[in-house]
Molecule: transfer RNA
Organism: Candidatus Woesearchaeota archaeon
RNA sequence: GGGCUCGUAGUCUAGUGGCUAUGACGUCUGCUUGACGUGCAGGAGGUCACCGGUUCGAAUCCGGUCGGGCCCA
Numbered sequence: 001g002g003g004c005u006c007g008u009a010g011u012c013u014a015g016u017g018g019c020u021a022u023g024a025c026g027u028c029u030g031c032u033u034g035a036c037g038u039g040c041a042g043g044a045g046g047u048c049a050c051c052g053g054u055u056c057g058a059a060u061c062c063g064g065u066c067g068g069g070c071c072c073a
Base pairs, nucleotide, nucleotide: 001072002071003070004069005068006067007066010025011024012023018056027043028042029041030040031039049065050064051063052062053061
């Protein structure tokens, strides 16, 4: 330098055009306990890497940029 692939909450992850972006762990509150843990119920937490384009509508499609991984030279 070229090709492929990935980037979604603190961590991991589902969602491949259409309510209000899914779940788990973690975190917070309440109940339970003598207390902790477990268990149960509820809450908070997301500029969907960035910029632009297509579309009535984009996390999703297209182009570019940045970053990670693999391969080729």